[in-house]
RNA sequence: UCCUCGAUAGCUCAAUGGUAGAGCAUGCGGCUGUUAACCGCAGGGUUGUAGGUUCGAGUCCUACUCGAGGAG
Numbered sequence: 001u002c003c004u005c006g007a008u009a010g011c012u013c014a015a016u017g018g019u020a021g022a023g024c025a026u027g028c029g030g031c032u033g034u035u036a037a038c039c040g041c042a043g044g045g046u047u048g049u050a051g052g053u054u055c056g057a058g059u060c061c062u063a064c065u066c067g068a069g070g071a072g
Stems, first nucleotide, its partner, number of pairs: 001071007010024004018055001026042005048064005
């Protein structure tokens, strides 16, 4: 320098161009003599950054940043 893959909640990951969700974690409640376990509810998001396409973008296109791997 070039190629491929990835970046989404505190963590690990989903999401056919049409309301961004799950598990774990956290908080509250139920259950229990108490804790743990179990059950229920709730909070938590500038989808890496900047543009473009579209009625509508996490998703498609371009550039850049960061990370992983590869070629020279």

Transfer RNA from Clostridiales bacterium DTU073, 72 nucleotides, folded computationally.
Rfam family: tRNA.
The sequence was found in a public genome assembly.
The coordinates come from a structure-prediction model, not an experiment, and the mean pLDDT is 82.